[in-house]
RNA sequence: UGUUAAAAAGCCAAACUUACUGUGAAGUAAGGACGGAAAGUUAUGGAUCUUAUUGUUAAGACCGCCAGACUACCAGUA
Numbered sequence: 001u002g003u004u005a006a007a008a009a010g011c012c013a014a015a016c017u018u019a020c021u022g023u024g025a026a027g028u029a030a031g032g033a034c035g036g037a038a039a040g041u042u043a044u045g046g047a048u049c050u051u052a053u054u055g056u057u058a059a060g061a062c063c064g065c066c067a068g069a070c071u072a073c074c075a076g077u078a
Base pairs, nucleotide, nucleotide: 001078002077003076004075011036012035016031017030018029019028020027021026034064040070041069042068044067045066046065048061049060050059051058052057
C1' cells in the first nucleotide's frame, strides 16, 4: 500500500417502557438489546413516511431501506 474469509478488546443500539419537545412523521435523555464491520458523517439521487393542499405541488422526517460522496478502529492475509 492492496484486500476482507473468520473474529471482537473497544464501539453503536432495533423493538419496547418512561419523561420532555413537535399538529405529525420523528427527535433528545434514561432504561433495554434485535442486530451491526462503517448501524461513522453527509438528505446528493431514488424509496418510504408526515403535515398542508388537491398542483402530483410545497414544507418537512428518515441514511439501522437501496445507491453516491467523505473519513476511520481492530485483526488476518499478500
The RNA shown here (c-di-GMP-I-GGC riboswitch aptamer) has 78 nucleotides and comes from Sulfurovum sp. It was read from a public genome assembly, where an Rfam model found it. Model confidence (mean pLDDT): 78 of 100. Lineage of the source: Bacteria > Epsilonproteobacteria > Campylobacterales > Sulfurovaceae > Sulfurovum.